[in-house]
RNA sequence: AAAAUUUUGUCACCGAGUUCCCGUUACGGGAAGCGGGGGAACCAGUUUUGGGGUGAAAUGCAAUAAAGCAUGGGGCUGUCACUUCGUCCUAACCCGUCAGCUAACCUCGUAGGUGUAGAAAGUGAGGCAAC
Numbered sequence: 001a002a003a004a005u006u007u008u009g010u011c012a013c014c015g016a017g018u019u020c021c022c023g024u025u026a027c028g029g030g031a032a033g034c035g036g037g038g039g040a041a042c043c044a045g046u047u048u049u050g051g052g053g054u055g056a057a058a059u060g061c062a063a064u065a066a067a068g069c070a071u072g073g074g075g076c077u078g079u080c081a082c083u084u085c086g087u088c089c090u091a092a093c094c095c096g097u098c099a100g101c102u103a104a105c106c107u108c109g110u111a112g113g114u115g116u117a118g119a120a121a122g123u124g125a126g127g128c129a130a131c
Base pairs, nucleotide, nucleotide: 011115012114013113014112018032019031020030021029022028023027033110034109035108036107037106038105043100050098051095052094053093054092058071059070060069061068072090073089074088075087076086079125080124081123082122083121084120085118
């Protein structure tokens, strides 16, 4: 100096998944914030080809073990929005014959995973600092 591995801290990314308080002792309870589900009238709709929910994660072609291609959708710039280019993802799980929308109302979640970022650019807006 380089590479690999492990640990801790800071910072940051996907995501709703953060902050505070009380008790407790390693957990429990509560509040706020954020997110989801159920649920009238009116309107709408069609139930074995079952139907539905969270999520960006759908459709078509191809293939016939697959891989793959295209369109659509989603993430990535150390403030935000839009645009261009580049790049990556396009899963998984759940309900159990049942749920459209839906005011009042009822109810649930607040995880998990990851890396030095795309050291990109333009326009507009905003913020901080200095003078």